[in-house]
RNA sequence: AAAGUGGAUUGGACAAUCGCGCGCGGGCUGACGCAAGUUAGGCUUCUCGAGGAAAGUCCGGGCACCAUAGAGCGGGAUGCCAGUUAACGGCUGGGCGGUGAGAGCCGACGGAAAGUGCAGCAGAAAAUAUACCGCCGAUGGCCCUUCGGGGAUCAGGUAAGGUUGAAAUGGUGCGGUAAGAGCGCACCGCGCUUCUGGCAACAGAAGUGGCAGUGAAAACCCCAUCCGGUGCAAGACCAAAUAGGAAAACGUGUCGUCGGCUUGCCGGCGCGCCGCGUGGCUCGCGCGGGUUUUCGGGUAGGUUGCUUGAGGAAAGUAGUGAUGCUUUCCCUAGAUGAAUGAUUGUCGCUCCCUGGAGUACAGAACCCGGCUUAUAGAUUCGCUUUUGCC
Numbered sequence: 001a002a003a004g005u006g007g008a009u010u011g012g013a014c015a016a017u018c019g020c021g022c023g024c025g026g027g028c029u030g031a032c033g034c035a036a037g038u039u040a041g042g043c044u045u046c047u048c049g050a051g052g053a054a055a056g057u058c059c060g061g062g063c064a065c066c067a068u069a070g071a072g073c074g075g076g077a078u079g080c081c082a083g084u085u086a087a088c089g090g091c092u093g094g095g096c097g098g099u100g101a102g103a104g105c106c107g108a109c110g111g112a113a114a115g116u117g118c119a120g121c122a123g124a125a126a127a128u129a130u131a132c133c134g135c136c137g138a139u140g141g142c143c144c145u146u147c148g149g150g151g152a153u154c155a156g157g158u159a160a161g162g163u164u165g166a167a168a169u170g171g172u173g174c175g176g177u178a179a180g181a182g183c184g185c186a187c188c189g190c191g192c193u194u195c196u197g198g199c200a201a202c203a204g205a206a207g208u209g210g211c212a213g214u215g216a217a218a219a220c221c222c223c224a225u226c227c228g229g230u231g232c233a234a235g236a237c238c239a240a241a242u243a244g245g246a247a248a249a250c251g252u253g254u255c256g257u258c259g260g261c262u263u264g265c266c267g268g269c270g271c272g273c274c275g276c277g278u279g280g281c282u283c284g285c286g287c288g289g290g291u292u293u294u295c296g297g298g299u300a301g302g303u304u305g306c307u308u309g310a311g312g313a314a315a316g317u318a319g320u321g322a323u324g325c326u327u328u329c330c331c332u333a334g335a336u337g338a339a340u341g342a343u344u345g346u347c348g349c350u351c352c353c354u355g356g357a358g359u360a361c362a363g364a365a366c367c368c369g370g371c372u373u374a375u376a377g378a379u380u381c382g383c384u385u386u387u388g389c390c
Base pairs, nucleotide, nucleotide: 001386002385003384004383005382006381007380008379009378010377012347013346014345015344016343017342018341020049021048023046025044026043028041029040030039031038032037051361055372056371058370059369060368061367062366063231064230065229066228075227076226077225078224079223080094081093082092083091084090095109096107097106098105099104110222111221115220116219118215119214132162133161134158135157136156139155140154142151143150144149170188171187172186173185174184175183189211190209191208192207193206194205195204196203197202235304236303237302238301245295246294247293248292249291250290253271255270256269257268258267259266260265261264273289274288275287276286277285278284311330312329313328314327315326316325317324318323348359349358350357351356352355
């Protein structure tokens, strides 16, 4: 220098004018009040006013209610080891496997000897292995014979070689044999035992066994661990009109009844709204209704939950690290038919070209930790490979 690889940071800047939302003040008007003041609505100064992902709503937690969320069944998630955390399926470190020349990257990475099922096509054979081509035919039989032997391959042996497949019952070599074969041996692989290192996953060494019921659990399933449901439209409080629910009253009398005495007055209790039916009428009973008051539940509406929090920044400290601890400082949206905007100027960056065009992805809605996805451009750190020069 080129090519590559793994992170981290940032996500246009400044100024002017107008506008919007929350908050704290100031002042105006209205209502209530003796007043102090309270409350409502405009006006106005000042402070603050989107993100690294606010997104997807995929995991985990806080918080709230449902029973202090407990047991069984069902269902779901996770699945090498150790750590970290409020918690996690996240993160950190390590192991193993795969991949790349390397830095690195990727991995649903428990169990197939609990059980059930599956392995299409091709192929001889696909799970208690088998024998199509091929090889052999030592041994028994057959044929020929110059009797030395030779030939074909019927029985039979074989799994080296060929063929199929994702996968064919360890691999390479030597010996061995009729031909062959872990049949024997050496090395590699594998299983088992012991030892060593490591918290562990696991690794290494030695010995031993001729070598196994193959694969697939991203088939059902088994094992271990974890998970109750709903979701701020959670929930709490205040509470109108209308409708509906419950309770009480409707009276002042030629009334009923009881008592007292002053003998027609007083007192207690009961009844005493309207309509209809029953009935000759009254009382009574039944049905329906009215007015007033009170109570309770709910709706509209309002208040709250609401932003000081597993919060942020800096320094120190323990740790390889995720992360923990200590000290100091900071307060940084809280709306709800939902504010956070618009215009202009200068500069920055990109493209065409001397004047224009563009300036990424994208907008909070109870809060927080992650993951995933989108993202123009800029800055920065570590590492790898190749080439050149000193």
The RNA shown here (Bacterial RNase P class A) has 390 nucleotides and comes from a Thiotrichales bacterium. It was read from a public genome assembly, where an Rfam model found it. The prediction has a mean pLDDT of 75. Of the family's consensus pairs, 94% are formed in the model. It matches the Rfam family "Bacterial RNase P class A". From the family's description: Ribonuclease P (RNase P) is a ubiquitous endoribonuclease, found in archaea, bacteria and eukarya as well as chloroplasts and mitochondria.